[in-house]
Molecule: transfer RNA
Organism: Bacteroidota bacterium
RNA sequence: GCCCGUGUGGCGGAAUUGGUAGACGCGUCAGACUCAAAAUCUGGUUCUCGCAAGGGAGUGAAGGUUCGAUUCCUUUCGCGGGCACCA
Numbered sequence: 001g002c003c004c005g006u007g008u009g010g011c012g013g014a015a016u017u018g019g020u021a022g023a024c025g026c027g028u029c030a031g032a033c034u035c036a037a038a039a040u041c042u043g044g045u046u047c048u049c050g051c052a053a054g055g056g057a058g059u060g061a062a063g064g065u066u067c068g069a070u071u072c073c074u075u076u077c078g079c080g081g082g083c084a085c086c087a
Base pairs, nucleotide, nucleotide: 001083002082003081004080005079006078007077010026011025012024019067027045028044029043030042031041032040046057047056048055049054060076061075062074063073064072
C1' cells in the first nucleotide's frame, strides 16, 4: 500500500425489508425483608437541562440521500486479521 471484518450506555449484547435506539443480562441506585448483612423480591438506571411536566443530544468522526438512517452512499479515524513490497 491492497483486501476482509469490526466500532452502539459503566460492561456484555439486541434492533424485520430503512419506521419508538439500547430488548435481555451483568453492574449500579432506591425501597421491601433482616438486629444487621448476604440472598431474594419490587422499582429506576445512555448523557444532559429542568422542582416537575417536559426539552435537547446520542449507534467511532464528518458529510450526503430520505418524510424517516445503527441500517443505504461518499470521505475519514481506531482496532483485529490476511496479502504484497523493501531491507